This is a predicted structure of a 73-nucleotide RNA (transfer RNA) from Haematococcus lacustris.
The RNAcentral record of the sequence draws on ENA and Rfam.
It matches the Rfam family "tRNA". By type it is a transfer RNA.
Its mean pLDDT, the model's own confidence on a scale to 100, is 82.
Taxonomically the source falls in Haematococcus (Eukaryota, Viridiplantae, Chlorophyta, Chlorophyceae).
RNA sequence: GUUUCCAUGGUGUAGUGGUUAUCACAUCAGUCUUACACACUGAAGGUCCCGGGAUCGAGACCCGGUGGGAACA
Numbered sequence: 001g002u003u004u005c006c007a008u009g010g011u012g013u014a015g016u017g018g019u020u021a022u023c024a025c026a027u028c029a030g031u032c033u034u035a036c037a038c039a040c041u042g043a044a045g046g047u048c049c050c051g052g053g054a055u056c057g058a059g060a061c062c063c064g065g066u067g068g069g070a071a072c073a
Base pairs, nucleotide, nucleotide: 001072002071003070004069005068006067007066010025011024012023018056027043028042029041030040031039049065050064051063052062053061
C1' cells in the first nucleotide's frame, strides 16, 4: 500500500428494517447465615465508535472518518 473482518451497559455477547435493545458475569439491595460464601429474589447501569445519506421508520442498509484484528505485498 491492497483486501477483509470487528466496534452494542464495567467485561463478554445476542439482535435478517418496525411495540420496551438480549443474555451471562460483575456491581448494589433484600432473604438466608453468628458472620462470610453459595443459592434465591429484585434493582441500577446503554442514548448501539464519530459524521453524513437513502427510507414513513436504522443497532442493522449506503458513503466517509477513527480505533482494533487478520491475510497478501